Description
This is a predicted structure of a 172-nucleotide RNA (Lysine riboswitch aptamer).

């Protein structure tokens, strides 16, 4: 001084990089519930228990909420975070209970460089979106190739990655 490895710190990616708050909008819906009339006739359609001034069905009136999404602002940040396993806590939802359904937290598994278009499946009320997988360029980065010094170009890996710096260890 090189390499090889470990650890620390800072950092960079963008046709809309990520998430979060909060507004506002579209959807959920002419649904659901409400009140008012007619009806069924015992009956809360996974189970059990209550209710009959209950339930159920149709007409009319009235008319939401959550989940799921856009956008603008402001905060946080670049495994940011997404999807996904499997546990565990404490909500919400239908008359109550179980059970089921829908969030939230915490911990955990696997996975995905990153946004885009397109096509199929999947979740979804939805082709609004999310997400797998395929293809098609884009775009950070590294390795090799290539041409030849301002860098092209073509292949290939993956974030456990890549730049910087310190700092520690082995061997040269």
């Nucleotide at each position: 001084u090189c390499u090889c490895u470990u650890g620390a710190u800072a950092g960079a990616g963008g046709u809309u990089g990520c998430g979060g708050u909060c507004u506002u909008c579209a959807u959920c819906a002419g649904u659901a519930u409400g009140c008012a009339g007619c009806g069924u006739a015992u009956c809360a359609c996974a189970g059990g228990c209550u209710a009959u001034u209950g339930a159920c069905g149709c007409u009319g009136u009235u008319g939401a909420a959550a989940g799921g999404g856009a956008a603008a602002a402001c905060c946080g940040c670049c495994g940011a975070a997404g999807c996904u396993u499997u546990g565990a806590a404490a909500g919400g939802g239908u008359g109550c209970c179980u059970a089921c359904c829908c969030g939230u937290u915490c911990a955990u598994u696997g996975u995905u460089g990153g946004g885009u278009g397109c096509a199929u499946g999947u979740a979804u009320a939805a082709g609004a979106u999310a997400u797998a997988u395929g293809c098609a360029a884009c775009u950070g980065u590294c390795a090799c190739a290539u041409a030849g010094u301002a860098u092209u170009u073509g292949u290939g890996g993956a974030g456990u990655g890549c730049u910087a710096u310190c700092a520690g260890u082995u061997g040269g």
Of the family's consensus pairs, 100% are formed in the model. The prediction has a mean pLDDT of 75.